SAM riboswitch aptamer (S box leader), 100 nucleotides, folded computationally.
It was read from a public genome assembly, where an Rfam model found it.
Of the family's consensus pairs, 93% are formed in the model.
Its mean pLDDT, the model's own confidence on a scale to 100, is 82.
[in-house]
RNA sequence: UUCUUAUCAAGAGUGGCGGAGGGAGCUGCCCGAUGAACCCACGACAACCUACUUUUACGCAAGGUGUCAAUUCAGCGUUUUUCAUAACGAAAGAUGAGAU
Numbered sequence: 001u002u003c004u005u006a007u008c009a010a011g012a013g014u015g016g017c018g019g020a021g022g023g024a025g026c027u028g029c030c031c032g033a034u035g036a037a038c039c040c041a042c043g044a045c046a047a048c049c050u051a052c053u054u055u056u057a058c059g060c061a062a063g064g065u066g067u068c069a070a071u072u073c074a075g076c077g078u079u080u081u082u083c084a085u086a087a088c089g090a091a092a093g094a095u096g097a098g099a100u
Stems, first nucleotide, its partner, number of pairs: 002099007013042004021031003026075003043068003048064003052059001072092001076089004
């Protein structure tokens, strides 16, 4: 890089640095000088993999990842419709595990 597969309605942030962007991409919408991104420190959440435990699982949280605005922010299709929404599904994406 590509493929397979599981999950994506819940949860969890402060400080420093920095100084205008950020939310994958496009559009909308939203976040941002009451301070964006990046980076650093400390912390937290979660429980995919490993470990551990013999109450073997709806456990634990030590290790490997991941995450810490908004449903994966929404969009596309079908049905519904008070034309607003809602339900289900898809595409794309993200993360883990395995393969290549």